[in-house]
Small-subunit ribosomal RNA from an uncultured bacterium, 1463 nucleotides, folded computationally. The RNAcentral record of the sequence draws on ENA.

């Protein structure tokens, strides 16, 4: 860094999918070791146990043990410090919560620094004691006690209040005498309160919010500022730079991705916040409104003696319960760190260990060498082999890990202790510092590490192999069971399913699934787009914003530069360095900001000042125009009325009919009415912003070009909202209604026809007010401004030249509509100074197809309906250009017996054959529009023969090969049995080769195997049909296109041809066409079996030769070529035939052969008999004969050519009425067989089911053949059916042709042959001509086709599933708002009542307590609406599915041109 899919291919456009990376993960299969880490994402759900916050006897009194006692140990309590720290968790917060960067009116316990003190006194209480209430918590009365509890009162450098004067206010002690306390005050630091400027999600389908709200003055509280509270007064305050309201969520260092910009996270380790069973409220404190305190409510659970109490693991373990998921009710306080304390030390689930789990990273091994008889076994296999595979085995060697042994660190030096200095001191006590030695003290720990033993010994799995994307086979299965991330795989040869084998990848892990970044330039800063692919508002005015012409000056806000600050540590990056690496981790350093201060710059940009005129605008002259509005006028048409004329029909249509008309239509002519549009001029002309704007004249009025340059001096451009304007169509009230013309009726069409056609015809169309506001409102191209070749045209202006006043003609030049092209652009069509080309600035709009121009929900409307605009759910594509074919009830051009024009048929009869359909034990199979159906079949009575029924057989009818055996062996075989095979079998009787052993051969027997017309022609070869004997198909160099592809091979001509010319970015070639072979026609030459008498050449049968558009006239482009003509046997490819391009039809053939693969093997092989393929209500195809008189017959007569022949073909002759049948002569063939018939010439038949036609059926016969019953062909006699030229429709055929006539072959023992395939004789008729069917060719054109029109493709209805929408309702959450009620509590108020210190001799005062009571409030409660969300009987409309039903809208002119907005 790219890859797969949209097409038949191509580009582009756009989505889907993939490879990377990551992880607090879970699940599957496995699983050796170590190091570091990491481990309830859910139920802030409910917890059992147990442990997590105590500590001080150097504050204070007691009581208990031990003890004579001093003294040690213990416990309850008052008391003081810590429980505000550490530990957890993220509900809550969208906020000054965080994060960064300021600020000024503040507090700080312990701690250091400094200055002053620490003097006199009192009174109560706990504990303990006595008594009482209680089930228990727990509490009451009494007596009496202590302090570093608690009050007084002195004192006051500093300290509070106060202008000031002047007032206020401390304090403890212990003690081992030296020091820890304690007060006051100041200042340090810590660590906290508060403001402030910026950053920090989503929704507008949330647009207005707000009464203590904003401010203010005054009081109040607080450490402290302020509406924080009050109480007055003012009416503000905030909001499109998104306020309010809803949904989400701790925030941050950082974390993972990324090339970066960016995205997503926000475990774990750190700062901050916030909560601690929910909600609330304060005490005490320096600090709390306090996880392990308190007091109230409220759910829960526990405990009761029913009175009443108790309780909060979101600390560490642990249950349980959710949940795919997350660990032991563990050792230590040895370290680090905290409380307390003088300390010694307690505490300390902070924290250090350890113990679970592949949960990740990282690291190590599971051995290393040498071994080919390439073992065996497995898998493949062309059967030769190849491949696991050096892979094992075997031989050598090592010993990491693991086991078992011994040895063994570092973390541990503070505190204490000892000496010495040093300060304190009267002191060489004590105490404190420093140093120097020094005891002790490890949870982990059977640690790490070492060293030794023995031994390949302990140690490999997983997915994955169609393409993407490394890796390929065999079986098995057969759209079945499966697979699958996308494309898509599986329907009998599956690299895609299973499974084995082999292989590529990772490897103690491997895939799988979630999630999240990346590939995505697929939301586009970086870094995208809008003509046609998604996407420019219909159009304009215009507000907020953004954006902005030429100068000077200032001033520094953005902007630029170096400075300083700060951006906590971790982390990231670079160096170093330490655990054997390495993960990990210690040390430095760098990096990281819309950040904060002050300097300096001054160019740009904004801002302030002053000018300018090119941009805009204003004034003056001119012009042009369906510009708009009103009101008049005017003609031609159409219809209606009246009259005339005048007659039977008009009128419509592809063709008709309904309708109008004898009650006078249509037509004509004359006169009226009345509506609505305005012909010709007229033009890709003209005018408007756009919808639009058209007779003609006044009336008001908008804009627009020009011309000269007079005047302002940037007044501009855009334009979210907004407001205006906006075709039809509709809607509303009221006019008007000629034509037209939804609905509607009729009348044709038609399978239907609720359409197209035709007659009618109502809203409407048309005016006036009002309203809707969409359209394919389109150039599918938003405005504005600059720049970038031209060439034409056509409007409206000026100028200039010619000139003289006009006028044309040209030339410039401004503004406008086109065309057409240069660069440039584009994905290509295309655009191109009227940009879609280069730039700039605003604005609008997109972001995959469908659901959906839709729900719901605001707005707006009278409605119709518009605006705004989603989800779930589905698909893997949808959708642009272009290109190649195919198609078209598009178009050009040209051809074929394709049509026409003939000719003769078929289709109608009988019969023959073939198919079908039925039938059957079987009628064996195959071939099925053209391209099956007288096809395979050049010949089914057995045989063929595959079917069927029956009999037999099993190494076999037939081939090879190995092993065993056989000796009267092969072989011939009378008989005997059967329907034959077959079995049984007397008797005769060998052979080659030889080294003399034997061996072939033969038989029997076994193993391999044979054999299969059994499957699949959709696995194949090979052959063949077909298009089509059409002229096509196609390739190399070159161009041209991003490319598929084009070009050539199109174009003009011409030809049977892509046959040649001519053009021409082609130029050249292949396969086809022609030609070359062969046969007919004609001649020459040779040669002659045969033919005929000779000798010759009718004729045979070899080589030539003639024909080339080769000469001429005409026509052409004077090319090619046509058209005529001359010779000429034959003329324009001479007749005719072989020969069939690239493909196509998954065309046909597994039954001609020959094969892959299956599937049979006492049968699916084989023999064999006897049936069957020949059946017969029908139906089709192909043909034969015929329906007569151009004929039948019955008589004489006359002329061919191919072919075959020896198991043949057969002359003659005779018999027999013939079929034939004796005899029998040529013939191994130019020699014999061998003889044509239509024709001709005579005669008869005479229109009729016949002297026509022969069918059919009697009978009798001949051949053939082992045999003609099923089932043969001929003869003879009789018999004599349908049939009188054939419906719709449909074949062939253009000259020696059709059409008629007959002859051969070939298969073949005979023939069902009329059939095929050849011979040759008689021999016409038509061809205007290319509109039409029919096929084909080229060119063109349009497609939504490409399995290619037999294509594609819409919509109801019907059934299933599935998400949603609406819905009488009904159930629930949330948060607010009005009202009652109102715990605890702070705060105020308080008459009666209560009280130790002070004050007073006392009364009694001050002062405090409780109680009551106000305001505030939590939670409750009623009430009406707000919003969510669940459900719902019914319903609506979407998706999607197998071959369902209608019909056929679309796509070609889609058969009615398609398509937008209305109705």
């Nucleotide at each position: 860094a790219g890859a797969g899919u949209u097409u038949g291919a191509u580009c582009a456009u756009g989505g889907c999918u993939c490879a990377g990376a990551a992880c607090g993960a879970a699940c599957g299969c496995u699983g050796g070791c170590g190091g570091c880490a990491g481990g309830c994402c859910u139920a802030a759900c409910a917890c059992a146990u147990g442990c997590a916050a105590g500590u001080c006897g150097a504050g204070c009194g007691c009581c208990c043990u031990a003890g004579c006692a001093a003294u040690a140990g213990g416990g309850a309590g008052c008391g003081g410090c810590a429980g505000a720290c550490g530990g957890g968790u993220g509900a809550g917060u969208a906020a000054c919560a965080c994060g960064u960067g300021g600020g000024a009116a503040c507090c700080u316990u312990c701690c250091c620094u400094a200055u002053a003190g620490u003097a006199c006194g009192g009174a109560a209480u706990a504990g303990c004691c006595c008594a009482g209430g209680g089930a228990a918590a727990c509490u009451u009365g009494g007596a009496g006690u202590a302090a570093u509890a608690c009050c007084g009162u002195a004192u006051a450098c500093g300290c509070c209040c106060g202008a000031g004067a002047g007032g206020g206010g401390a304090a403890a002690g212990a003690u081992u005498u030296a020091u820890c306390g304690c007060u006051a005050u100041a200042g340090g630091a810590u660590g906290g309160g508060c403001c402030c400027g910026c950053g920090u999600a989503g929704g507008a389908u949330u647009a207005g919010c707000u009464a203590g709200u904003u401010g203010g003055u005054g009081a109040g509280g607080u450490a402290a500022u302020g509406g924080c509270u009050c109480a007055c007064c003012a009416a503000g305050g905030c909001g499109a730079c998104g306020a309010u309201c809803c949904u989400u969520a701790g925030c941050u260092g950082g974390u993972c991705u990324g090339a970066g910009a960016g995205g997503a996270c926000g475990a774990c380790c750190a700062g901050c916040c916030a909560c601690a069973c929910u909600g609330g409220g304060a005490c005490u404190g320096a600090g709390a409104c306090a996880c392990g305190g308190c007091c109230c409510a409220g759910a829960c659970u526990c405990c009761u003696a029913c009175g009443g109490g108790a309780g909060g693991c979101a600390g560490c373990a642990g249950u349980g319960g959710g949940g795919a998921a997350u660990u032991u009710u563990g050792g230590a306080c040895a370290a680090u760190g905290g409380g307390c304390g003088c300390a010694a030390g307690c505490c300390u689930g902070a924290u250090c260990c350890a113990g679970c789990c592949a949960u990740g990273c990282c690291g190590c091994g599971u051995g290393c060498g040498g071994g080919a008889a390439g073992a065996a076994g497995g898998c493949c296999u062309u059967c030769g082999g190849g491949u696991u595979g050096u892979a094992a085995a075997c031989c050598g060697c090592u010993u990491u890990u693991g086991u078992c042994a011994g040895g063994g660190a570092a973390g541990a030096a503070a505190c204490g202790g000892u000496u010495c200095g040093c300060a304190c001191u009267a002191a060489u006590a004590c105490u404190g510092c420093a140093a120097a030695c020094u005891a002790a003290u490890g949870a982990c720990g059977g640690u790490a590490c070492c060293u030794g033993a023995a031994g390949a010994a302990u140690a490999a799995g997983c997915a994955c192999c169609g393409g993407c994307u490394a890796a390929c086979u065999a079986c098995g299965u057969g759209c079945c069971a499966g697979c699958a991330g996308c494309c898509g795989c599986g329907g009998u040869a599956a690299a895609a399913c299973g499974u084995a084998g082999g292989g590529g990848a990772c490897a103690a892990g491997c895939g799988u699934u979630a999630u999240c970044c990346g590939g995505a330039u697929u939301u586009a800063c970086u870094g995208g787009g809008c003509g046609u692919a998604a996407a420019g508002c219909g159009c304009a005015u215009g507000u907020a914003g953004g954006u902005g012409g030429c100068g000077c000056g200032g001033a520094a806000a953005g902007u630029u530069g170096g400075a300083c600050g700060u951006g906590a540590a971790a982390g990231c990056u670079c160096c170093c360095g330490g655990c054997u690496u390495a993960a990990c981790u210690g040390g430095g350093a760098g990096a990281g900001g819309u950040c904060g201060u002050a300097c300096a710059a001054a160019a740009c940009u904004a801002c302030c000042g002053u000018g300018c005129u090119u941009g805009a605008g204003g004034a003056u002259g001119a012009a042009a125009g369906a510009g708009g509005a009103g009101a008049g006028c005017g003609g031609a048409a159409u219809u209606c009325c009246c009259g005339g004329u005048g007659u039977g029909g008009u009128g419509g249509u592809g063709g008709a009919a309904u309708g109008c008309g004898u009650a006078g239509a249509u037509a004509u002519c004359g006169g009226g009415a009345g509506g609505a549009a305005c012909a010709c001029c007229a033009g890709u002309g003209g005018c408007g912003a756009a919808a639009g704007c058209g007779g003609c004249u006044c009336u008001c009025u908008g804009g627009u070009u020009c011309a000269a340059a007079c005047c302002u001096g940037a007044c501009a451009c855009u334009g979210a909202g907004a407001u205006g304007c906006g075709a039809a169509a509709g809607c509303g009230u009221g006019g008007g209604g000629a034509g037209c013309g939804a609905a509607c009726g009729g009348g044709a069409u038609u399978a239907g026809g609720u359409a197209c056609c035709c007659c009618g015809g109502u809203a409407g169309u048309c005016c006036a007010c009002g309203c809707u506001g969409u359209a394919a409102a389109c150039g599918a191209u938003g405005g504005c401004u600059a720049c970038u070749a031209g060439g034409u045209g056509u409007a409206g202006g000026c100028g200039g030249u010619c000139a003289u006043u006009a006028a044309c003609c040209c030339c410039g030049u401004c503004u406008g509509c086109g065309c057409c092209g240069a660069a440039g652009c584009u994905a290509a069509c295309g655009c191109g100074u009227u940009a879609a080309g280069u730039a700039g600035c605003c604005c609008g709009c997109c972001u995959g197809g469908g659901g959906a121009c839709u729900a719901c929900g605001g707005c707006c409307g009278c409605a119709a309906g518009g605006u705004u605009a989603a989800a779930a759910c589905u698909c893997a594509a949808a959708g642009g250009a272009a290109u190649u074919g195919g198609c078209g009830g598009g178009g050009g051009c040209c051809c074929g017996c394709a049509c026409a024009a003939g000719c003769a048929g078929c289709g109608g009869a009988g019969c023959g054959u073939g198919u079908g359909g039925u039938u059957u034990a079987a009628u064996u199979c195959g071939a099925u529009g053209a391209u099956a159906c007288g096809c395979g079949a050049a010949g089914a009575a057995c045989c063929u023969u595959a079917c069927c029924u029956g009999g037999g057989u099993u190494u076999g009818a037939c081939a090879u090969a190995g092993g065993g055996g056989u000796a009267g062996u092969a072989g011939c075989g009378a008989g005997g049995u059967g329907a034959a095979a077959g079995c049984c079998g007397a008797g005769c009787g060998a052979c080659c080769c030889u080294u003399c052993g034997g061996g072939g051969a033969g038989c029997c027997u076994c193993u391999a195997c044979a054999g299969g017309u059994g499957c699949u022609g959709c696995a194949u070869g090979g052959c063949u049909g077909u298009c089509g004997u059409c002229a096509g198909c196609u390739c190399g160099u070159g161009u041209c296109g991003u490319g598929a592809g084009a070009u050539g091979u199109u174009g003009g001509g011409u030809u049977a041809a892509g046959u040649c010319c001519c053009g021409c970015a082609a130029c050249g070639a292949g396969c086809g066409c022609a030609a070359c072979c062969c046969u007919c026609g004609u001649c020459g030459u040779u040669a002659g079996u045969u033919a005929c008498a000779a000798g010759u050449g009718u004729c045979u049968a070899a080589c030539g030769a003639g024909a080339c558009u080769g000469c001429u006239g005409g026509u052409u482009u004077c090319a090619a070529a046509c058209c005529g003509g001359a010779g000429g046997a034959a003329g324009g490819u001479g007749g005719g035939g072989a020969u069939g391009a690239c493909g196509u039809c998954a065309a046909g053939u597994c039954a001609g052969c020959a094969u892959g693969g299956u599937c049979u093997u006492u049968a699916u092989g084989u023999c064999c008999a006897g049936g069957g393929c020949u059946a017969c209500a029908c139906a089709c195809a192909c043909g034969c004969u015929a329906c007569a008189a151009u004929g039948g017959c019955c008589g004489g007569u006359a002329c061919a050519a191919u072919g075959g022949g020896u198991u043949g073909c057969c002359a003659c002759a005779c018999c027999g009425c013939a079929a034939g049948g004796u005899g029998g002569c040529g013939c191994u063939a130019a020699u014999c067989c061998u003889c044509a018939a239509a024709g001709c010439c005579g005669g008869u038949c005479u229109c009729a089911g016949u002297u026509c036609a022969g069918a059919u059926u009697g009978u009798c016969g001949u051949c053939u053949g082992c045999a003609a019953c099923u089932c043969g062909a001929c003869g003879g006699c009789a018999u004599g059916a349908a049939g009188g030229u054939g419906g719709a429709g449909u074949u062939g055929c253009u000259a020696g042709u059709a059409a008629c006539c007959g002859c051969g072959c070939g298969u073949c023992a005979g023939c069902c042959a009329u059939a095929g395939u050849g011979c040759g004789g008689u021999g016409a008729a038509u061809g205007c001509g290319u509109u039409c069917c029919c096929g084909g060719g080229c060119c063109u054109u349009g497609u939504a086709c490409a399995c290619a029109c037999c294509g594609c493709c819409c919509g109801u209805c019907a059934c299933a599933u599935c998400a949603u929408g609406g819905g009488a309702g009904u159930c629930g959450g949330u948060a607010a708002c009005a009202c009652c009620u109102g715990a605890a509590g702070u705060c105020g108020g308080u008459g009666a009542c209560c009280u130790a210190a002070c004050c007073g001799u006392a009364a009694g005062g001050g002062a405090g307590g409780a109680g009551c009571u106000g305001c505030c409030u939590a939670a409750g409660g009623u009430g009406g609406g707000a919003u969510c969300g669940g459900u719902g009987a019914c319903u609506g409309g979407g998706a999607u599915g197998a071959a369902g039903u209608c019909g056929u809208a679309a796509c070609a002119a889609g058969g009615u041109a398609a398509c937008c907005g209305u109705a």